[in-house]
């Protein structure tokens, strides 16, 4: 001085949860609007409500945040570290 090892400290990586936001997400146990059809009425008209579509809801993916945890990854400070015999 290099290398290793111990300890702080910043990063960097990975990641559980927090919170944002973006899709996508209900054969029945959501809303809404309800073609076709049914039902009430002599008619006017009304009623329920499939399917469809919308639009949310559990959970699903990704993107940001941020607390924590991990690390044979870098970097800084800092203390130790050769071998054999007794």
């Nucleotide at each position: 001085g290099c290398c290793u090892u111990g300890a702080g400290g910043c990063a960097a990586u990975g990641u559980u949860g927090u919170c944002u936001u973006u899709g996508u997400g209900a054969a029945g146990c959501g809303u809404g609007u309800c073609a076709g059809g049914u039902c009430c009425g002599g008619a006017a008209g009304g009623a329920a409500g499939c399917a469809g579509c919308a639009c949310u809801a559990a959970g699903c993916a990704g993107a940001g945040u941020u607390c924590g945890c991990a690390u044979g990854u870098g970097c800084c400070u800092u203390a130790a570290g050769u071998u054999a015999a007794u």
A computed fold for an 86-nucleotide RNA from Lactobacillus sp., annotated as Bacterial small signal recognition particle RNA. The coordinates come from a structure-prediction model, not an experiment, and the mean pLDDT is 78. RNAcentral holds the sequence, with entries from ENA and Rfam. Of the family's consensus pairs, 96% are formed in the model. It is recorded under the gene name ffs. The organism belongs to Lactobacillus, within Bacteria. It matches the Rfam family "Bacterial small signal recognition particle RNA". Rfam classes the family as a non-coding RNA gene. Rfam's curators write: The signal recognition particle (SRP) is a universally conserved ribonucleoprotein involved in the co-translational targeting of proteins to membranes.